[in-house]
Order: sequence, then structure tokens, then C1' cells
RNA sequence: UCCUAGUUCCGGGGGUCGGCGAAAUUCCGAACCGGCGGUCAUAGUCCGCGACCCGAAAGAGAUGUUUACGAAAGUACGCAUUUUUCUCGGUUGACUUGGUGAAACUCCAAGACCGACAGUUAAAGUCUGGAUAAAGGAACUCAAA
Repeated sequence: UCCUAGUUCCGGGGGUCGGCGAAAUUCCGAACCGGCGGUCAUAGUCCGCGACCCGAAAGAGAUGUUUACGAAAGUACGCAUUUUUCUCGGUUGACUUGGUGAAACUCCAAGACCGACAGUUAAAGUCUGGAUAAAGGAACUCAAA
């Protein structure tokens, strides 16, 4: 330095004021926020990934059960239901104009837009929850060249 396996650690921000109301940090007016990898140049909006949901296959567990063996306890193959793990597939939001430049939907200026699922005295990007999760990042160890 490259590569293989493993261990440890890290790994999401933001609701304040006012209004209506029995009730809202959920509605209305004004606020506030921007995960991870990539990129001719720095990205919530480009190309992908992750959380939620759906489907398929496989492994493991639980319960029930047919059959076979057995004196019995039980064992084995299978089937049904269900839980869980992992893999694969599907689904899953949003940007323009001008400027600089060799190069920017990424920078600068201006104006826009978007935000899973479950919960809730009333509808949530901001509250609570799955999440001590995950995409991924860093360090170290082992082996090899």
C1' cells in the first nucleotide's frame, strides 16, 4: 500500500410567538431544520442508499397434526399456522432563473418547493415511539503480497 476476516467506537437537525377552540408545539398567520455514499467544484431538490410498508425464496424457533418405528416415554419424515433472521424484488418527496468559472441543477444572488410509518382530547418534517435500529464512517487486530 492493496486485500480478506474480525473487534470496538461513532452514526439526524428543527416549534417559538400570536389566532380560533372544550381540546392543537398537529389547524391558521408568521418561524425553524436538512442523514449517508457519489460527482470535472462544496447538493434536503442530480445519481444512488437507509428507516416504514408490500411480495417472493431460504434458514431457525414455537404450536397443532398425519404417517412410520416403539411396550411406553419418545424419535423421524411431512403438512398447517405463526414468530423471527437474512437475501432478492417492488414501493417510497421536492428547483428554477441570473452570475462567476475550464468545469457547478452542488458555489454566489434571488425566488420556489419537499419531508415515511404508528400514536395523540384536533389533522405533526419539528412532540412521543419503533430507534440502544440502519445507510454509512473511523480506529485497531489477524493473515497475505

About this RNA
The RNA shown here (FMN riboswitch aptamer (RFN element)) has 145 nucleotides and comes from an uncultured Actinomycetes bacterium. It was read from a public genome assembly, where an Rfam model found it. The coordinates come from a structure-prediction model, not an experiment, and the mean pLDDT is 77. It matches the Rfam family "FMN riboswitch aptamer (RFN element)". Rfam links the family to the GO term FMN binding.